[in-house]
Context: one part of a larger RNA
RNA sequence: GUCAGUGACUUGAUUUCAGAAGCAAGCUUAAUUCGUGAGAAGUAGGCGUAGCGAAAGCGAGUCUUAAUAGGGCAUCAGUUUCUGGAAUCAGACCCGAAACCAAGUGAUCUAACCAUGAGCAGGUUGAAGAUCUGGUAACACAGAUUGGAGGACCGAACCCACGUCUGUUGAAAAAGACGGGGAUGACUUGUGGUUAGGGGUGAAAGGCUAAUCAAACUUGGAGAUAGCUGGUUUUCCGCGAAAUCUAUUUAGGUAGAGCAUUGUCUUAUUUUCUCUCAGGGGUAGAGCACUCAAUGAGCUAGGGGGGCCAAAAGCCUUACCAAACUCAAGGAAACUCCGAAUACUGAGUAGAUAGAGACAGUAGACAGACUGUGGGUGAUAAGGUCCAUGGUCGAGAGGGAAACAGCCCAGACCGCCAAUUAAGGUCCCAAAAUAAUCGCUCAGUGUGAAAGGAAGUAAGACGGCCAUAACAACCAGGAGGUGGGCUUGGAAGCAGCCAUCCUUUAAAGAAAGCGUAACAGCUCACUGGUCUAAUCAAGCCGUUUUGCGCCGAAAAUGUACGGGGCUUAAGCGAUUUACCGAAAUUGCGGAUUCCUUUUCAAAGGAAUGGUAGCGGAACGUUCUGUAUGUCUGUGAAGAUCGAUUGUCAAUUCGGUUGGAGAUAUCAGAAGUGAGAAUGCUGAC
Numbered sequence: 001g002u003c004a005g006u007g008a009c010u011u012g013a014u015u016u017c018a019g020a021a022g023c024a025a026g027c028u029u030a031a032u033u034c035g036u037g038a039g040a041a042g043u044a045g046g047c048g049u050a051g052c053g054a055a056a057g058c059g060a061g062u063c064u065u066a067a068u069a070g071g072g073c074a075u076c077a078g079u080u081u082c083u084g085g086a087a088u089c090a091g092a093c094c095c096g097a098a099a100c101c102a103a104g105u106g107a108u109c110u111a112a113c114c115a116u117g118a119g120c121a122g123g124u125u126g127a128a129g130a131u132c133u134g135g136u137a138a139c140a141c142a143g144a145u146u147g148g149a150g151g152a153c154c155g156a157a158c159c160c161a162c163g164u165c166u167g168u169u170g171a172a173a174a175a176g177a178c179g180g181g182g183a184u185g186a187c188u189u190g191u192g193g194u195u196a197g198g199g200g201u202g203a204a205a206g207g208c209u210a211a212u213c214a215a216a217c218u219u220g221g222a223g224a225u226a227g228c229u230g231g232u233u234u235u236c237c238g239c240g241a242a243a244u245c246u247a248u249u250u251a252g253g254u255a256g257a258g259c260a261u262u263g264u265c266u267u268a269u270u271u272u273c274u275c276u277c278a279g280g281g282g283u284a285g286a287g288c289a290c291u292c293a294a295u296g297a298g299c300u301a302g303g304g305g306g307g308c309c310a311a312a313a314g315c316c317u318u319a320c321c322a323a324a325c326u327c328a329a330g331g332a333a334a335c336u337c338c339g340a341a342u343a344c345u346g347a348g349u350a351g352a353u354a355g356a357g358a359c360a361g362u363a364g365a366c367a368g369a370c371u372g373u374g375g376g377u378g379a380u381a382a383g384g385u386c387c388a389u390g391g392u393c394g395a396g397a398g399g400g401a402a403a404c405a406g407c408c409c410a411g412a413c414c415g416c417c418a419a420u421u422a423a424g425g426u427c428c429c430a431a432a433a434u435a436a437u438c439g440c441u442c443a444g445u446g447u448g449a450a451a452g453g454a455a456g457u458a459a460g461a462c463g464g465c466c467a468u469a470a471c472a473a474c475c476a477g478g479a480g481g482u483g484g485g486c487u488u489g490g491a492a493g494c495a496g497c498c499a500u501c502c503u504u505u506a507a508a509g510a511a512a513g514c515g516u517a518a519c520a521g522c523u524c525a526c527u528g529g530u531c532u533a534a535u536c537a538a539g540c541c542g543u544u545u546u547g548c549g550c551c552g553a554a555a556a557u558g559u560a561c562g563g564g565g566c567u568u569a570a571g572c573g574a575u576u577u578a579c580c581g582a583a584a585u586u587g588c589g590g591a592u593u594c595c596u597u598u599u600c601a602a603a604g605g606a607a608u609g610g611u612a613g614c615g616g617a618a619c620g621u622u623c624u625g626u627a628u629g630u631c632u633g634u635g636a637a638g639a640u641c642g643a644u645u646g647u648c649a650a651u652u653c654g655g656u657u658g659g660a661g662a663u664a665u666c667a668g669a670a671g672u673g674a675g676a677a678u679g680c681u682g683a684c
Stems, first nucleotide, its partner, number of pairs: 001684006011090013026047003032041003051058002061073004093231002096228001100221006111195009120185001122154003125150001129146006158182003162179005197213001199209003234618006244257005259364001260362008270354001272352003275348005285338001286336002291332002295328004302321002304318005368393010398409003413590004418586003424580003427564003433577001435576006446566001452551002456548010473530005479503003484498003509524001512523003591608007619673001621670005629663003638657006645650001
């Protein structure tokens, strides 16, 4: 992992509600007793029949009060049993802690200690002391020999465990290999013994205390508790939520309200929508009349600077600042002289719709998500966060968006190899236009992006030039006073400063650029000619508004609109007609619920997505009665294969196997239905 078996809302008491039954102003027994049993007795007690008030008390009323006003509560058929829903108390749907407490068991592992034993190859070093010699006044001291000390040295056994590798479902629940440390000591070790769980022991690591230690193990309290996680077993039908408010030692829990369901009652000028009318408002917008902040100009107090002045006072002045006031143009959630649309409230009438309210039983839910719109917060960030208001998902399948809970279309009762459409599409993958008309785009733009940039291209608007010939190109000229004056070593159109005139001209700047040391030289402006268009419109130059394009444009396996591929498109804009396209709509057949009609058997109409959840109706299993019945060796149950019937749980029949029991119907009672719980047991 698979298969088989097993596995979770029970039982009792009390309360309350619904249904059923009995009796009814009453209903009913409990303990207990009698009886084989069926049943009977038992009237203590309970509930009800009157309430109100704190109470005295009064009483169909009473309390409050000065009140006879007003108001509160009351004035209403119950009770017993059974079945079912729910609550409470009990383990209370099942499994699950870590823990707490009690009584015991453990020092054969390990920690420390006690008693008594044992072990340590070999080699090295050579302390004290001693002796001899030297030495000293005597000591001291020196040398040699001897000696054999040491938590001394090297290194096996033995003990340890510092490094690496292997091992990691191991050979091993801690090892192996190669190295390493101690190895006469605070050494190692045998045997026997002592210390016990908030206790021991600890050269101290929270270490060790039998593969268990920040409190061992065993049994018990015990089914501890778990606002937490997981699981919770047949079918069909009706309705169908919430993820909000308030409160909470409350925030992943719970309670009341809102929202669901079921029952009873009430309501029909009742619910909702459209329309009409009447309201209040201070939002959007707008505005600057108030408030606040703020810009420019003018005017002018005041302040600052400067001058006169010994000082003070005063006078004069200003590229300074500037209130108030005037003018102009603006800003505002906490500004308003103004002011909508909606929304909300009420009324009316007509149309549509079918609800609405009260009480009672039972819930679930109080983690919401995205999207459009109006806002706060954030950075006018977030698949961010917090509100409001719609939608969808949640609890919603189907079609589209390549794929894609929340987007677009559309709400699936069942069947059909029928039809029409929606969104979206119609070259191929792939159903349907290689459709039509008019334009645009050349970038594969389409099929990702900004500031910014550009004789891309199409369509406009405005201004200018032009047959007295524009624009471009080519030919020619582009001069003289003069090398203007100054400056300078030089400055001649062209380093710099000043001025920028006059003349000849068709035209030519005291020069727009290149150039020279300075000149020279080459262009330009400006002018003439050549050439060109063609006959009043075209052409040319500039500014500007739009459409579609271009650049700006770098990402990690390999192109990347879903792909192929597409260029007068299969791209983009506009118009038109066809077609495809869903569980939408329609057609045909069928089912269920409700309503209406009615000739009572039908017809017509509407509805039938669904999680939590509420309500209703059924199937099957085991046992009991029915059953002294029925079936059964002419073959029961069980197993297996095939078929039948039913909307489903399921049912019935036949064959084979099996070899002795099974049980209709209608009732009753439950150890009553498994795929999940890292479920449990067994097999493989």

A computed fold for a 684-nucleotide part of an RNA from Andalucia godoyi, annotated as large-subunit ribosomal RNA, domain II. Rfam family: Bacterial large subunit ribosomal RNA. The organism belongs to Andalucia, within Eukaryota. It is recorded under the gene name rnl.